[in-house]
The part of an RNA shown here (large-subunit ribosomal RNA, domain III) has 387 nucleotides and comes from Thiopseudomonas denitrificans. The coordinates come from a structure-prediction model, not an experiment, and the mean pLDDT is 82.

Context: one part of a larger RNA
RNA sequence: GAGUAACGAUAAUGCGGGUGAAAAACCCGCACGCCGAAAGACCAAGGUUUCCUGCGCCACGUUAAUCGACGCAGGGUGAGUCGGCCCCUAAGACGAGGCUGAAGAGCGUAGUCGAUGGGAAACGGGUUAAUAUUCCCGUACUUCUGGUUAUUGCGAUGGAGAGACGGAGAAGGUUAGGCCAUCAGGGCGUUGGUUGUCCCUGUUUAAGGUGGUAGGCAGAGUACUUAGGCAAAUCCGGGUACUUAAUGCCGAGAGCUGAUGACGAGCGUUCUUUAGAAUGCGAAGUGGUUGAUACCAUGCUUCCAGGAAAAUCUUCUAAGCUUCAGAUAAUCAGGAACCGUACUGUAAACCGACACAGGUGGUCGGGUAGAGAAUACCAAGGCGCUU
Numbered sequence: 001g002a003g004u005a006a007c008g009a010u011a012a013u014g015c016g017g018g019u020g021a022a023a024a025a026c027c028c029g030c031a032c033g034c035c036g037a038a039a040g041a042c043c044a045a046g047g048u049u050u051c052c053u054g055c056g057c058c059a060c061g062u063u064a065a066u067c068g069a070c071g072c073a074g075g076g077u078g079a080g081u082c083g084g085c086c087c088c089u090a091a092g093a094c095g096a097g098g099c100u101g102a103a104g105a106g107c108g109u110a111g112u113c114g115a116u117g118g119g120a121a122a123c124g125g126g127u128u129a130a131u132a133u134u135c136c137c138g139u140a141c142u143u144c145u146g147g148u149u150a151u152u153g154c155g156a157u158g159g160a161g162a163g164a165c166g167g168a169g170a171a172g173g174u175u176a177g178g179c180c181a182u183c184a185g186g187g188c189g190u191u192g193g194u195u196g197u198c199c200c201u202g203u204u205u206a207a208g209g210u211g212g213u214a215g216g217c218a219g220a221g222u223a224c225u226u227a228g229g230c231a232a233a234u235c236c237g238g239g240u241a242c243u244u245a246a247u248g249c250c251g252a253g254a255g256c257u258g259a260u261g262a263c264g265a266g267c268g269u270u271c272u273u274u275a276g277a278a279u280g281c282g283a284a285g286u287g288g289u290u291g292a293u294a295c296c297a298u299g300c301u302u303c304c305a306g307g308a309a310a311a312u313c314u315u316c317u318a319a320g321c322u323u324c325a326g327a328u329a330a331u332c333a334g335g336a337a338c339c340g341u342a343c344u345g346u347a348a349a350c351c352g353a354c355a356c357a358g359g360u361g362g363u364c365g366g367g368u369a370g371a372g373a374a375u376a377c378c379a380a381g382g383c384g385c386u387u
Stems, first nucleotide, its partner, number of pairs: 013031006032384004040364004046344002050342001051075006060068002080141002082340003086119003092113003098107003122139005142336011153321002158316004166303004172296003177290005183202005188196001204262002208257003215250004219244008228236002263285001266281006304307001350359002366378004
């Protein structure tokens, strides 16, 4: 320079009450304003205690601070079913032997790893200051081990099937959701009207079980045979004969059940200074319409650039075992360990030196108008961006 520029989006504040030494900023209330394909809700990554409660205000906070993602102390993350671990493999990595190389080492078979992919099973309600598909209540499901009973060809690191997959497009069947009515409870107006075709609120309920619909796909069954599937096979593939118009597989949704349950506007009782807490009772809970980008659907049609693998599963036999073992069915009993789980997550908590107008993958995404996830105004919810 100078008590100057600046105080980080022009979404916006005002009043009353409380606390306090002190209140424009903290808490409560009432208005007002802003977002609403977000500035709301839920996950992944990353962060790593920032979460909740009590106490505090030197520093941090672009001002003050009684407040805080700040300081101090205490508390908080509960799983057979969510995710990992586990089983399986992809790109890729490592790599017994091996090959190569002055050396270090490089490559690579068998194999071992490696998810961003495949693989068993849970939903609804309640509860905490802070966790919940984890705790509690109710109702389910999966898998393994052992026992008993009955029946019996079982058996793999091998064979076969299945798993098993691209882009685009179109039509259909449904559901979530929405809207309207119905029904139930409450209201009747300090102002022109308001017992009416009036106003306000609610009208919610899962997985599972049962059944196999709309629809899609493949003709199906029996017998014999067989140079293929590295051996074998009753399996798969090839062939022959006969019978037959069905049979088998996949499959949303609706209905019934789950539910004489839960939830539910509201109404009490007790405690409490307010805030609130505990506990009890509890109405209606039905129909129509619209309708997805969700499901049927890894479907169908079409195109050429022709669109993972392996395990689990089913089936077949080999060695072998066939009084055993093993398998199947029913039933009973037991097991399901370990790790993550708080909070943030279009952000003041991540990446940007900052409480930085930048960047950050996925899911949900209501109403009126609208072709629409545009745009405008709103709901739920969240904020008014720390002078």

Notes
RNAcentral holds the full RNA, with entries from ENA.